[in-house]
Context: one part of a larger RNA
Molecule: small-subunit ribosomal RNA, 3' major domain
Organism: uncultured bacterium
Formats: sequence, C1' cells, structure tokens
RNA sequence: UGACGGGGGCCCGCACAAGCGGAGGAACAUGUGGUUUAAUUCGAUGAUACGCGAGGAACCUUACCUGGGUUUAAAUGGGGAGUGACAGGCUUGGAAACAGGCCCUUCUUCGGACACUCUUCAAGGUGCUGCAUGGUUGUCGUCAGCUCGUGCCGUGAGGUGUCGGGUUAAGUCCCAUAACGAGCGCAACCCCUAUCGAUAGUUACCAGCACGUUACGGUGGGGACUCUAUCGAGACUGCCGGUGUAAACCGUGAGGAGGGUGGGGAGGACGUCAAAUCAGCACGGCCCUUACAUCCAGGGCUACACACGUGUUACAAUGGGGGGUACAGUGGGAAGCUACCUGGCGACAGGUUGCGGAUCCCCAAAUCCUUUCUCAGUUCGGAUCGGAGUCUGUAACUCGACUCCGUGAAGUUGGAUUCGCUAGUAAUCGCGCAUCAGCCAUGGCGCGGUGAAUACGUUCCCGGGCCUUGCACU
Repeated sequence: UGACGGGGGCCCGCACAAGCGGAGGAACAUGUGGUUUAAUUCGAUGAUACGCGAGGAACCUUACCUGGGUUUAAAUGGGGAGUGACAGGCUUGGAAACAGGCCCUUCUUCGGACACUCUUCAAGGUGCUGCAUGGUUGUCGUCAGCUCGUGCCGUGAGGUGUCGGGUUAAGUCCCAUAACGAGCGCAACCCCUAUCGAUAGUUACCAGCACGUUACGGUGGGGACUCUAUCGAGACUGCCGGUGUAAACCGUGAGGAGGGUGGGGAGGACGUCAAAUCAGCACGGCCCUUACAUCCAGGGCUACACACGUGUUACAAUGGGGGGUACAGUGGGAAGCUACCUGGCGACAGGUUGCGGAUCCCCAAAUCCUUUCUCAGUUCGGAUCGGAGUCUGUAACUCGACUCCGUGAAGUUGGAUUCGCUAGUAAUCGCGCAUCAGCCAUGGCGCGGUGAAUACGUUCCCGGGCCUUGCACU
C1' cells in the first nucleotide's frame, strides 16, 4: 500500500421487512449427473454450468459406433507427360458408396482452349493444448469508482489531490482545503414511448355534401379527424412559498399531456476470476498422413433402477361443459399466405380467387350474456394404453406432429427450505416471429388485452460503496 476481521461509523440495493404469485409433493416436457451401451460425439460445473452452445438430432446435420469402400484425395493453383474425353443414356454386382461393361462423344483462327488420366509440389484433421494466443463473452456491476501531469510532504515504498462538512441516483454539485488542473467512467448528446404543431395525403381516414347497397369508405369527392412519416415545439428545479452561506431539499403550490433522471432501450471505467470458448472463426506449438484424412449404408446422440435443475398441465365453482357475442398489436407471406365454395365429425382434401402486399391473406383469447353441473377423485384432471386416420418427407420400426373413437393413472394446494416482482409492474389471457420439408416449442425472442396488493422501517440475513481501527497475511 492492499487484503482480511463472528472491529467501529455512515450509506445503498426486491437485501430484509410489508405484500402478491410461485418452486420443493403429482404427471409430463426438457437439460444435467449417474448407470448402461458397439456408440450413447464434444463442450459448459457455486454464485457466473444444468429449456446452456443447439434460433429445429428420422436420413442429412454428425463430430460417435458397426460394417463396406477410396488414397493427390472435397476444392484450387503451378511444373512435366499422355489422351479425347467429361457429362449423358442403357446395364451387371452391391445396402449404398464404389467397381465393371456397352452406346454416344469437343471447339479451333491449328498457336491453343476445355476436360480427364498419370506423376510431382502444395492437401486434409470438430486430433491435443483457452495454462502459448487473437477475437468475442460471462461476473463483480450501470457498482461509483479508477488514474494522470505539475507542485508539495516523505531517506524510501508511498502519500496528498480522491480527505473533512453538507448534498446527490452518481468522485453529482457546493463549501472548506498544499494543492492546482486534467483523463477514463457518472450525466448529457442517440433510439423508442407519452402531448401539441407544421408539411404531405395513398394502399390509411370519412366530419360535412351527394350517389348507391340487404350490408360495407363501396363510389364521386374531401384534407377536418384517426393514422402514417419527416421536421419542429415541449420539462430546465424554469416560476411561487418555505429551510439553507451555497449546493440542494420540502410543498395533494401554480401552470402543464408529462415534474424533478417522466417511462423504457442502447451504452458496462481501471481491473478481478491463469473465469468460458482451439467445436463459430483466426492462429503459435505438438501430433496423424493407405489414416486421428475421406465417401457410403445402418445404428447412436431419443437408452433408464435412480438423483438434481428449469418449465408445462393440474388438483377445480373467482371453476368445467354447451349456446350466443365484442374488442388488439408486433410481425410474416410466392416451391408462400390463402378469402370463398364443395366433401369430411375432424386433422385435412379438391376446386376457384386475391396478394411480392398500410390494398389481399394469416387474425385473437381471457371478457360479456344465457344455460347446465352442486363439492364428488366428480361433467375436475388429463397421463398411459388400444383402434382407425390425416399431413410432411425417397423414407415416420428404432425416432415426427396432428385428428377421431375408446381408456381414463397420479393428483384434494405440497416438509425442511427456496425464487421472482415496487406499476401498466406482478398475476392472468391469447397472438406473432426466427430456426424450419415436417417437428418432439410446454423453449427463446417479441406483441398487445385484462390488471392488483404492499413498502412502518433499516435491528437482523446477503451483496456493495466511503471513512476509520486492529493485524501473526502481502
């Protein structure tokens, strides 16, 4: 100087407390450990691994296993030699890869071009090392810190500044001051959202005026409104009152759509964990080179006594079932989204139509009204199993999703313990997208609908910041 303390002081955070909803019990989904296996490919392992890499494992992917092949090879370039092929069609063996047979077979300005074969030089490796590395990322932590120049103090390591008194979300600002300044962080500048204005009206809109329809901005028209998308305005403790030297704080203060960082995002200082990744990529070194390379078929990654994590569905009446009925937003669409019609109980199929889309389509559910069930393992719950089908795709046995009929398990609110959340949040309801032929999506990322309760307070638990003290550690 730091680190540490079951030392002290001050302060903060869904850290506790106050509340609401969960997890831990059940079934299933998914990941992991373990076990098993020919193989169950590899990585991630307290917080910071475990619905994680994987934003799609039937083949492919695929790296693993078994078996069958190839050896200049999958690709590209250079040197040398040779050939007219290569591709295509038919065919034999075969699981295919591959090996073999037959047919057909270039252009030319004659320099060659193109392609193949042989040879030679360069290949290839998801093999090892993340403790050789780049790049990227997690975490402390969006915590308020981390430093520098000159000066001053100290023999020096170093200190001061950065401490003290206030204040703040903040090393934010003010005052004081052997310090005076500055940098990286904080904040602001950026994006979305909440209000208003201007400009512009198509595919959006329809107040007023007409036309028309069973009905609908459907049509003429309009530029008001909504909206769209560009530019502006607006919020700054600016004004008022109080406290204070000031910074600032307080006020169901005014005005205002919005008030004290309005809400959200992006943005992560110096560094820590030899943290993670050589399997995204790149790269040093080491290793393999008829194999640790490469092609193919089948299998495996989907196993199952068990243990853990994360979720979904429930255990019901604030509910389940039947009938009627209303209202979104984000996005996506051509090998696509599909209105409408017909068939089918249905998944879906067959027609036909619109749309490369503010024009057409995908497109709501909880809600509300009414009826039934009356507390039961039930008209709750839907696992499991049997049968029959639909669709995608060469192909659903291992191992797809969905539909219909039947079956109807556990489960009656969950021990110790533990998690999330402070407002359009929690809870709850559906919708969209990426990946994608299809899908094991209950996951991830977004979108809107309905919409709470509680916070006395900082004694205690956890984490963090500043000052100080002790110290056998550095």